[in-house]
RNA sequence: GGCUUGGUAGCUCAGUCGGUAGAGCAGCGCCCUGAAAAGGCGUGUGUCGACGGUUCGAUUCCGCCCCAAGCCA
Numbered sequence: 001g002g003c004u005u006g007g008u009a010g011c012u013c014a015g016u017c018g019g020u021a022g023a024g025c026a027g028c029g030c031c032c033u034g035a036a037a038a039g040g041c042g043u044g045u046g047u048c049g050a051c052g053g054u055u056c057g058a059u060u061c062c063g064c065c066c067c068a069a070g071c072c073a
C1' cells in the first nucleotide's frame, strides 16, 4: 500500500428486506434485615466511530476518513 471483518448503553452483544434502538450483566433508588448478603420492585437524555451523499425519512444504502483484528504484498 491492497483486501476482509468489526466500531451500537459503563461492559458483553443483538438489531437487513430504510420508518428516529433493545437484551443480559453492572450501576442507582426503594422494599426486606438489628445490620449485611441473597432476594423482590423500579430505573436508560445512547450526537448507533467522524464527515459528506442518496432519500420524505439512514444504525441500516453509497463515498471518504479514523480506530481495532486478520490476510496479501
Stems, first nucleotide, its partner, number of pairs: 001072007010025004019056001027043005049065001051063003